Context: one part of a larger RNA
RNA sequence: GCCGGCGACUUAUAGGCAGUGGCUUGGUUAAGGCCAUUAAGGCUGGAGCCAUAGCGAAAGCGAGUCUGAAUAGGGCGAUGUCACUGUUUAUGGACCCGAACCCGGGUGAUCUAACCAUGGCCAGGAUGAAGCUUUGGUGAAACUCAGUGGAAGUCCGAACCGACCGAUGUUGAAAAAUCGGCGGAUGAGUUGUGGUUAGGGGUGAAAUACCAAUCGAACUCGGAGCUAGCUGGUUCUCCCCGAAAUGCGUUUAGGCGCAGCGGUUGAACAUAAAUAAAAACGAAUAAACACGUCAAAAAAAAGGGCUGUCUAGGGGUAAAGCACUGUUUCGGUGCGGGCUGCGAGAGCGGUACCAAAUCGAUGCAAACUCUGAAUACUAGAACAACCUUAAGUCAACCAGUGAGACGGUGGGGGAUAAGCUCCAUCGUCAAGAGGGAAACAGCCCAGAUCACCAGCUAAGGCCCCUAAAUGGCCGCUAAGUGGCAAAGGAGGUGAGAGUGCAAAGACAACCAGGAGGUUUGCCUAGAAGCAGCCACCCUUGAAAGAGUGCGUAAUAGCUCACUGGUCAAGCGCUCUUGCGCCGAAAAUGAACGGGACUAAGCGGCCUGCCGAAGCUGUGAGAUGCAGCCAAGCUGCAUCGGUAGGGGAGCGUUCCGCUAUAGGGUGAAGCAUCAACGUGAGUUGGUGUGGACGAAGCGGAAGUGAGAAUGUCGGC
Numbered sequence: 001g002c003c004g005g006c007g008a009c010u011u012a013u014a015g016g017c018a019g020u021g022g023c024u025u026g027g028u029u030a031a032g033g034c035c036a037u038u039a040a041g042g043c044u045g046g047a048g049c050c051a052u053a054g055c056g057a058a059a060g061c062g063a064g065u066c067u068g069a070a071u072a073g074g075g076c077g078a079u080g081u082c083a084c085u086g087u088u089u090a091u092g093g094a095c096c097c098g099a100a101c102c103c104g105g106g107u108g109a110u111c112u113a114a115c116c117a118u119g120g121c122c123a124g125g126a127u128g129a130a131g132c133u134u135u136g137g138u139g140a141a142a143c144u145c146a147g148u149g150g151a152a153g154u155c156c157g158a159a160c161c162g163a164c165c166g167a168u169g170u171u172g173a174a175a176a177a178u179c180g181g182c183g184g185a186u187g188a189g190u191u192g193u194g195g196u197u198a199g200g201g202g203u204g205a206a207a208u209a210c211c212a213a214u215c216g217a218a219c220u221c222g223g224a225g226c227u228a229g230c231u232g233g234u235u236c237u238c239c240c241c242g243a244a245a246u247g248c249g250u251u252u253a254g255g256c257g258c259a260g261c262g263g264u265u266g267a268a269c270a271u272a273a274a275u276a277a278a279a280a281c282g283a284a285u286a287a288a289c290a291c292g293u294c295a296a297a298a299a300a301a302a303g304g305g306c307u308g309u310c311u312a313g314g315g316g317u318a319a320a321g322c323a324c325u326g327u328u329u330c331g332g333u334g335c336g337g338g339c340u341g342c343g344a345g346a347g348c349g350g351u352a353c354c355a356a357a358u359c360g361a362u363g364c365a366a367a368c369u370c371u372g373a374a375u376a377c378u379a380g381a382a383c384a385a386c387c388u389u390a391a392g393u394c395a396a397c398c399a400g401u402g403a404g405a406c407g408g409u410g411g412g413g414g415a416u417a418a419g420c421u422c423c424a425u426c427g428u429c430a431a432g433a434g435g436g437a438a439a440c441a442g443c444c445c446a447g448a449u450c451a452c453c454a455g456c457u458a459a460g461g462c463c464c465c466u467a468a469a470u471g472g473c474c475g476c477u478a479a480g481u482g483g484c485a486a487a488g489g490a491g492g493u494g495a496g497a498g499u500g501c502a503a504a505g506a507c508a509a510c511c512a513g514g515a516g517g518u519u520u521g522c523c524u525a526g527a528a529g530c531a532g533c534c535a536c537c538c539u540u541g542a543a544a545g546a547g548u549g550c551g552u553a554a555u556a557g558c559u560c561a562c563u564g565g566u567c568a569a570g571c572g573c574u575c576u577u578g579c580g581c582c583g584a585a586a587a588u589g590a591a592c593g594g595g596a597c598u599a600a601g602c603g604g605c606c607u608g609c610c611g612a613a614g615c616u617g618u619g620a621g622a623u624g625c626a627g628c629c630a631a632g633c634u635g636c637a638u639c640g641g642u643a644g645g646g647g648a649g650c651g652u653u654c655c656g657c658u659a660u661a662g663g664g665u666g667a668a669g670c671a672u673c674a675a676c677g678u679g680a681g682u683u684g685g686u687g688u689g690g691a692c693g694a695a696g697c698g699g700a701a702g703u704g705a706g707a708a709u710g711u712c713g714g715c
Stems, first nucleotide, its partner, number of pairs: 001715006011092013026050003032044004054061002064076004095233002098230001102223006113197009122187001124156003127152001131148003136143001160184003164181005199215001201211003208217001236649006246259005260401002262398006280293003303388003307384003310380004319371001320369002325365003329361005336354002338351005404429010434445003449620004454616003460610003463595003469607001471606006482597001488582002492579010509566005515539003521533002545560001549558002621639008650704001652701006662692001669688008
């Protein structure tokens, strides 16, 4: 890992609610007792409980009572009970498995820590302390030479003890080793045997180390099924409905309570009365109206929900605005101030500085508003569509949810970052399959009862992969743009608008002219059109600047503006717009799904087709409601679904009717095949098997496995 067996909402008591039943002359017994017995049971027992009256804090009063001065007003106020079944709540282990811990009683020092008692062990080599003897030396010493001697937590190095480095080993040969090096090796050495210290403790040359492969508190049994707001698991079928991930509170934030949203059952709204008008009568009146009563007939209108239109509302958002509150730029006037002139001072002046206030012009605002939408919201009438089994409301019972995700829109936070975060609002997913987007919970289309080798469409598509037009018409693009990207750049190219020039010849090109006063004046070493400053005139002329650029030391020279000629028909500039170009560097080759495409790209118009579980057709089923010729048919509507609620069933074991039908002419079980049923399943045939054992109607549960690092067994 697979297969097989086992494996989780039980039970008791007490409440709530629902269903069923008994009694209702209210219901009912509990303990106990008696009878009987294998057992089951029957009869008693009225103690007690619920109900029968409420109100008030109470005294108390009582169909009333309390408040109150009140006879007012207001508050509250008159009918079941006992069982069984189901469900739910509470208390118990309470659906099952699962802690780490805490406490109590014991067992451990054969491992290890320390100590006690008594024993053992340490090859060999080296160094050579004190002391002693001798020599020298001295007055005697000190000192000194040689020898002897054999000290030391001394040196080298086996046994022994240790464990610094590396490799191997890492399902090992080994739950700590092996190999090669390494440290100590007469000592605070090492070791045998026996003994002592015990868990709120011991021991510790101290590492929270060690105390039997266990140590920030050993092990074992018990309290104990501790507790677990946590994780995992929780077993047959079909049918109906169907959420939430929000608000408030919480030693609360992954839990819980209340509300919100779901289910089931019931009620009222609610359906045919009531009402109104006319008539009659009564009473009343001067007479009437108003008021009261009554029968029949006729007519009108129908209640609710939702959507749309309409009507009536309030608002202060978007926008806009500057009238307020603030903020902001320029200009005019210039309170006050700065600087400054005159003056001894008082004071009188100046100002290209700052600047209040005010005027004109220009902006900005979530916490500004003289204004002010669209939506939304509230209410109402009529009409129309649809629903009326719906929607909404109320009550009782049963829940789950209270981690949400993305997308659109309006915002806050952030950086107008995030598959970011926090609100509002709508959608989808969650709990939603199908088609499209190559693939792709949250995007687009569309909501799957079942069947069909039928049809029509949606989004999206129609060259091939790949179902359907290599369709039609008009344009654009040349970049493989299409098939990633900005500021910015450009005689790419299409369309439009405006303006100027042009057959009295434009634009471009070519030929010719482009002069004189004058080298204008100033400045300057020079300045002559062309360093710089001022001025920018006049003449001739077809035209020619006191000069557009190059150039010179300054001149010169070339050129332009401007003019004539040649040529010959359009040319120049500005703006708007369509589609393209550059800008464009990332790590395997990878930015149309691919092939490929000049349309099979882009824009516009048109027709056809494909395309889904949508819609339709045919057949079948189910649920709810209605009707009826009534337990079946017809009609209408509905039938995606997690948590969750409700309904209806299948099967297993045992029991009663019942040791009953059946059974060696073959039971159960097993294998296989077939039929039936929406399904759980049922029935039959054949084989095997060799002794039990259905169906029906009921009852009771150790009642259904694929998952729990489940558990036991097998492989």
Description:
This is a predicted structure of a 715-nucleotide part of an RNA (large-subunit ribosomal RNA, domain II) from Chlorokybus atmophyticus. Rfam family: Bacterial large subunit ribosomal RNA. It is recorded under the gene name rrl.